[in-house]
RNA sequence: GCAGAGUAAGUGCCUGCGCGUCAAGUGCCGGAUGUACGGGGAGUUGACAUCCGGACGAAAGCCCCAAAGGCUGCGGUGCAGGCAUUGCAUCCCGCUGC
Numbered sequence: 001g002c003a004g005a006g007u008a009a010g011u012g013c014c015u016g017c018g019c020g021u022c023a024a025g026u027g028c029c030g031g032a033u034g035u036a037c038g039g040g041g042a043g044u045u046g047a048c049a050u051c052c053g054g055a056c057g058a059a060a061g062c063c064c065c066a067a068a069g070g071c072u073g074c075g076g077u078g079c080a081g082g083c084a085u086u087g088c089a090u091c092c093c094g095c096u097g098c
Stems, first nucleotide, its partner, number of pairs: 001098004009086010019075003028054008039093004060072004
């Protein structure tokens, strides 16, 4: 000098347990705070989480006299696990091969 490996995490599918269906959540916009980002260091205008504000916005049906409860659905629904896939924003150093 050239080539390469490896993370957190993201995404999809499946399973389990929940939440909502009296509309929270998800998604979108703005703000604040925080967290994480290959083995080491730095780290964003990128990612994620929490909170605040704003706009938008939905699928219910059945069992039951009814209520409670249950069942089947529905929600760009939450968490955990499994599988697959993508994968250091970027910079410096290191590692492997030549």

The RNA shown here (THF (Tetrahydrofolate) riboswitch aptamer) has 98 nucleotides and comes from uncultured Mitsuokella sp.
Its Rfam family is "THF (Tetrahydrofolate) riboswitch aptamer". The family has 101 seed sequences and 747 matches in Rfam 15.1. Rfam's curators write: Tetrahydrofolate (THF) riboswitch was first reported for Ames et al. as an RNA motif in 5' untranslated (5'-UTR)regions of folate transport and biosynthesis genes in Firmicutes genomes.
The model forms 83% of the base pairs in the Rfam consensus.
The source organism's lineage runs through Bacteria, Bacillati, Selenomonadales, Selenomonadaceae and Mitsuokella.
The RNAcentral record of the sequence draws on MGnify.
Its mean pLDDT, the model's own confidence on a scale to 100, is 78.